[in-house]
RNA sequence: AGAGUUUGAUCAUGGCUCAGGAUGAACGCUAGCGGCAGGCUUAACACAUGCAAGUCGAGGGGUAUAUGUCUUCGGGCAUAGAGACCGGCGCACGGGUGCGUAACGCGUAUGCAACCUACCUUGAACAGGGGAAUAGCCCAGAGAAAUUUGGAUUAAUGCCCCAUGGUAUUUUGAGAUGGCAUCAUCUUAUUAUUAAAGAUUUAUCGGUUCAAGAUGGGCAUGCGUCCCAUUAGUUAGUUGGUAAGGUAACGGCUUACCAAGACGAUGAUGGGUAGGGGUCCUGAGAGGGAGAUCCCCCACACUGGUACUGAGACACGGACCAGACUCCUACGGGAGGCAGCAGUGAGGAAUAUUGGUCAAUGGGCGCAAGCCUGAACCAGCCAUGCCGCGUGCAGGAUUAAGGCCCUAUGGGUUGUAAACUGCUUUUGUACGGGAAGAAACACCGAUUCGUGAAUCGGCUUGACGGUACCGUAAGAAUAAGGAUCGGCUAACUCCGUGCCAGCAGCCGCGGUAAUACGGAGGAUCCAAGCGUUAUCCGGAAUCAUUGGGUUUAAAGGGUCCGUAGGCGGGCCUGUAAGUCAGUGGUGAAAUCUUUCGGCUCAACCGGAAAAUUGCCAUUGAUACUGCAGGCCUUGAAUUAUUGGGAAGUAACUAGAAUAUGUAGUGUAGCGGUGAAAUGCUUAGAUAUUACAUGGAAUACCGAUUGCGAAGGCAGGUUACUAUCAAUACAUUGACGCUGAUGGACGAAAGCGUGGGGAGCGAACAGGAUUAGAUACCCUGGUAGUCCACGCCGUAAACGAUGGAUACUAGCUGUCGGGAGCAAUCUCGGUGGCUAAGCGAAAGUGAUAAGUAUCCCACCUGGGGAGUACGAACGCAAGUUUGAAACUCAAAGGAAUUGACGGGGGCCCGCACAAGCGGUGGAGCAUGUGGUUUAAUUCGAUGAUACGCGAGGAACCUUACCAAGGCUUAAAUGGGAAACGACAGGCUUGGAAACAGGCCCUUCUUCGGACGUUUUUCAAGGUGCUGCAUGGUUGUCGUCAGCUCGUGCCGUGAGGUGUCAGGUUAAGUCCUAUAACGAGCGCAACCCCUGUUGUUAGUUGCCAGCGAGUAAGGUCGGGAACUCUAACAAGACUGCCAGUGCAAACUGUGAGGAAGGUGGGGAUGACGUCAAAUCAUCACGGCCCUUACGCCUUGGGCUACACACGUGCUACAAUGGACGGUACAGAGAGCAGCCACUGGGUGACCAGGAGCGAAUCUACAAAACCGUUCUCAGUUCGGAUCGGAGUCUGCAACUCGACUCCGUGAAGCUGGAAUCGCUAGUAAUCGGAUAUCAGCCAUGAUCCGGUGAAUACGUUCCCGGGCCUUGUACACACCGCCCGUCAAGCCAUGGAAGCUGGGGGUGCCUGAAGUCGGUGACCGCAAGGAGCUGCCUAGGGUAAAACUGGUAACUAGGGCUAAGUCGUAACAAGGUAGCC
Repeated sequence: AGAGUUUGAUCAUGGCUCAGGAUGAACGCUAGCGGCAGGCUUAACACAUGCAAGUCGAGGGGUAUAUGUCUUCGGGCAUAGAGACCGGCGCACGGGUGCGUAACGCGUAUGCAACCUACCUUGAACAGGGGAAUAGCCCAGAGAAAUUUGGAUUAAUGCCCCAUGGUAUUUUGAGAUGGCAUCAUCUUAUUAUUAAAGAUUUAUCGGUUCAAGAUGGGCAUGCGUCCCAUUAGUUAGUUGGUAAGGUAACGGCUUACCAAGACGAUGAUGGGUAGGGGUCCUGAGAGGGAGAUCCCCCACACUGGUACUGAGACACGGACCAGACUCCUACGGGAGGCAGCAGUGAGGAAUAUUGGUCAAUGGGCGCAAGCCUGAACCAGCCAUGCCGCGUGCAGGAUUAAGGCCCUAUGGGUUGUAAACUGCUUUUGUACGGGAAGAAACACCGAUUCGUGAAUCGGCUUGACGGUACCGUAAGAAUAAGGAUCGGCUAACUCCGUGCCAGCAGCCGCGGUAAUACGGAGGAUCCAAGCGUUAUCCGGAAUCAUUGGGUUUAAAGGGUCCGUAGGCGGGCCUGUAAGUCAGUGGUGAAAUCUUUCGGCUCAACCGGAAAAUUGCCAUUGAUACUGCAGGCCUUGAAUUAUUGGGAAGUAACUAGAAUAUGUAGUGUAGCGGUGAAAUGCUUAGAUAUUACAUGGAAUACCGAUUGCGAAGGCAGGUUACUAUCAAUACAUUGACGCUGAUGGACGAAAGCGUGGGGAGCGAACAGGAUUAGAUACCCUGGUAGUCCACGCCGUAAACGAUGGAUACUAGCUGUCGGGAGCAAUCUCGGUGGCUAAGCGAAAGUGAUAAGUAUCCCACCUGGGGAGUACGAACGCAAGUUUGAAACUCAAAGGAAUUGACGGGGGCCCGCACAAGCGGUGGAGCAUGUGGUUUAAUUCGAUGAUACGCGAGGAACCUUACCAAGGCUUAAAUGGGAAACGACAGGCUUGGAAACAGGCCCUUCUUCGGACGUUUUUCAAGGUGCUGCAUGGUUGUCGUCAGCUCGUGCCGUGAGGUGUCAGGUUAAGUCCUAUAACGAGCGCAACCCCUGUUGUUAGUUGCCAGCGAGUAAGGUCGGGAACUCUAACAAGACUGCCAGUGCAAACUGUGAGGAAGGUGGGGAUGACGUCAAAUCAUCACGGCCCUUACGCCUUGGGCUACACACGUGCUACAAUGGACGGUACAGAGAGCAGCCACUGGGUGACCAGGAGCGAAUCUACAAAACCGUUCUCAGUUCGGAUCGGAGUCUGCAACUCGACUCCGUGAAGCUGGAAUCGCUAGUAAUCGGAUAUCAGCCAUGAUCCGGUGAAUACGUUCCCGGGCCUUGUACACACCGCCCGUCAAGCCAUGGAAGCUGGGGGUGCCUGAAGUCGGUGACCGCAAGGAGCUGCCUAGGGUAAAACUGGUAACUAGGGCUAAGUCGUAACAAGGUAGCC
């Protein structure tokens, strides 16, 4: 110091989360020791038991009892002497707790001239005499007890009386001094009132009065001290005065009277919460949070009230009363108060022993010894925290075994780790020694000294504790865990699981290869601890004083006026409040910091210093601010002059248009729409002419125009009012700016009353549209819109930009002034573009969103929600103010790249159009779906599946089914052993496989070969996953695109280049250009074809020459031609003309076989579709192993109500049939093609030449020439069926093809819709081949023959490319997303009611008790009993207010993989959206 998380990516905004530190903690796992600390945060809940406050015999009376002694045994005497009692002092300290308290309670600083103070210290003075009682004891009672009554008697340092007395108190005077107002002090005179106590061991200790000190308290005041304004008014002893009372003391503290004050937006009152501080945690600090332990203060002691005693209490272990609770009881009455120390129960996540000692420190009493002391000192329990120590150290490689992992003959890791060797002994164990804390008091002695102390020496005293510590001995011996390992965040693999189980702080993991779950191995981090949870601070500049923002992210009030407040121009003088400096006091100690020291170190403890940022007082300074005074003119205002304007209010007035009415002309429609209909119209509409009526709005001018504070303002004229600008520099002299609360104005809609009502027009009605259409469109139409008066008070009231002032480069329009002859300059407004700057960017930019100052308003994640409740305003509608629970990890801004749009522009394509021929209808073939089945194996499924994988399913193929069998069959290789057979033939069973029987039975160069059997190592799987993969393929698309390097621009994602203007089939090329180049694509290079040449001339060719034939290149020969197949040429917009800068285009241009890519093929960029394929093949993982492997027979893949795709054949005369005559190319062939001959109607058969092929083999068909048929279900069409055959093959039943004879179905050109094709193409005709025994081939792939029509053109449909635009999409429109309803869960509001709580008020009652009155009784008296009055705790009652809980029912809200209905928003979202 930062990091993760919104996005495809980016920047910024913004929340959520994490890493750090801390704790009186708790929980989980684990645990060796010590030191120092800490230990009921909850129920101020209830408490059994023990202890926590006594002491003094040197205040008093005095006994039980003990000992001794005497005894007449009744007792006496002497000594000692409890307990209880009277009396003194203490019990108001110490200890506990935090209920209450928002307060002079606390903190800090002052004051008391308004006060008290026992014990202690100092000083002064004093203590004479007398009296009456009462506890106890004794006697007699009551009662269960607690307790208590009566009688008799008695003491005191208890009580009373008299005396003495002052510097005490009091009354009235006089004088002096001082101060701060009341006054204080001193001197003096006078009046009145009060004191005392003794004890004794003769040392001493006490007593009384006064004064002073010290200590402790009391009171008053300034300042500081939590949240809520959805708490705004509060207060009657209240505020003040006079008098009196009361108190230690001032005071409404109390009472009477008088006055009407007092407090409050600088937050009164009310409500909620809370002990305060020193300090503690965190933080760089400022701050934020806390108030355990220790210290100070306060408050309280079961709850409430009250006083008594006392120096001090309204009293924790005292009293009285009331109440609640608990206990005892003989039922009549009594007792009690752990928030003291232990301890118990309860509560709770949770917090200890019913311990020891007064040895030390401290306290009480006492002369003292001493006694008491749960204060204190110690010990016990607890890892609760902090600190320290240890669990060994060194060597040791075969890098052992085992575990784990891997690419697995091997390697890596655990790991020098272990074993083993040597060393050490902290700690622990055993034994031995063994502290400091102790110095005193007292006593003894001494010294100083003198009647009282100080000092020195000796002696005595230890709970902890035989503890700390020290020594000796043996021995590695007694001692390691927890969490984590996807990123943040250090640390990785295997197995299991399979959106399950589970994890998770945030993001998120898990759906068969999980570094995220669980286990294992390993690693990392801490370590006697480690993690988790909770809370606080930090990070968070995420409440921003330090240190934030408000155009669009949350956020500027709708506008102006103006109160309080805040801020404020220039000069001078004074003052010294703020401010600054010095000094003094205080800021307790502890704590923190620094330093020094003590425990072996540290924690801990001690000494010293510093600090304590504060408050008070005082002295000085005077720049700035304030205050007071004086002056100034530039801010502001006033005046004058000249102008401006849709500024406002009121009145009057004008024309055009719509509508309506009347009258005329006129006739059949008008109107309206995408198209229609509703509507109007023969009772005369629409149209047109004239006149009239009425209301509203003001064309042209008119404009980034003008005016106004904003809302807003538009025909013209007049009146009144306000305002602005410039100029003058005349007047005042800071009069200013802003502005909480407040006031005024404030579009539209709406409301009230009364008018008005032409047009328009919510609601409503009708017509359309639609699946629906409560809408969009149409026809009507009420409120309203208009006027007057009164409300409402809100808008996307927007420049989404508060107001004011000053300053900071320019260019260019325009409105209103001024100057100037003009050019032009200048003031004020209103626009555009831009510089610097600013900004997340878009943008803004003198009209700032720049640089500064002042004031106001507002914001702090999204949703819930501008909602609920409360309050105010309003006639209502509603407005203003304005939450929480709950829920999410985002919501939102700007910009980028894509994709998309029922956005735009440009362009292309058999995309449309123009044409030709089809499909869709029929029959059949074939594929698919579906259905069926034992099985109908599997895959392919929009385009991009469906004559597809399959370029050949009768068996085989075959993967499927049924049945029967095998357990290693096939293949290959290695090792070992054995045998001489195995094979083969025949045969039995069987469907076959298989099982069984018989026959036959090696070779050799002796090395072995061959074959079989057995065994071993390696099997096999068309089982799953194409969403783990390779490879291959389809598609966009043969579309023109896709990128890179360097540079430049941008914070960045990215952009530029690749855009723009042209051009092209093309990102093809040219020009321009912050780009310059390059790559993959395009094109070209390759193949075929079209022309020519050269070379070559067989199997091909044959013109000329010769031979020969019926004919035929048949032969000699030829090399011209065709052809064959190698090389070469040719075409490049090269030439010409036009246009153009160029690229290029145009031209029935020339030339040329071919002309602008000549035609065709191969060739497929980056990528998209988790596209297809695990069944071509390969391959990871998983699965099966007498089976999911293998063999065999038979069946199935060929099923058949049906639906779809692709084809074939047709429906006929451009044809069918018959006969005749021609012309190809390419390819194939030996288990083959087969001439030819013969047989058969034919398929074919029997013979049989040639050919492994430019040599042999194959009738090309359409076409053409004739004949016939004559428009019919036909001489069309051939399905279907019957019969007979041929061929292939082990075998044609399921289930082959072909032939012949017979049969002769549908079908007469095909609905909606849809496909192909732009030239040698479509159409049509035949031929060949692969596969193949044969073939379901009408398929596929090639080959040639004949051979068209049409394209105006790009508006539309589809697809694509480029540019641009919008976007809430990015899984990218098959996107996103809204609302109702239905279901579940959650919190909340309302609500008839029900039920609590605290507080206040009125009335009634009223204990104890103080005070007052009385007091015939008691007492000599003081006084008291008694009676009574006021007040009051508590109780009762009444009506309200406030605040909770709960509730039938109800309302909206939130959340929840796959519910319903629609499709509102995002694109022009299909009616632009929004307020």